Predicted 3D model of a 71-nucleotide RNA (transfer RNA) from a Planctomycetota bacterium. The organism belongs to Planctomycetota, within Bacteria. The coordinates come from a structure-prediction model, not an experiment, and the mean pLDDT is 82.
[in-house]
RNA sequence: UCGGGGAUCGGCUAACGGCAGGCCGCCUGGCUUUGAACCAGGCAGUGGUGGUUCGAGUCCAUCUCCCUGAG
Numbered sequence: 001u002c003g004g005g006g007a008u009c010g011g012c013u014a015a016c017g018g019c020a021g022g023c024c025g026c027c028u029g030g031c032u033u034u035g036a037a038c039c040a041g042g043c044a045g046u047g048g049u050g051g052u053u054c055g056a057g058u059c060c061a062u063c064u065c066c067c068u069g070a071g
Stems, first nucleotide, its partner, number of pairs: 001070007010024004018054001026042005047063005
């Protein structure tokens, strides 16, 4: 430099183009003599910029970063 793959809550992982969900963790409350466990609730995310579309996490272009192959 070229080809291929990838980027979603703090972590892991879903989501025919149609309200971004689950688990763990964290926080609050309940339970308990206290704690753990358990129960209920809550916070928190689509890498950046454009485009297509009534509507984009999803499709297209480009940039950044990571993995991989070739030279």
Source information: It matches the Rfam family "tRNA". Rfam links the family to the GO term triplet codon-amino acid adaptor activity.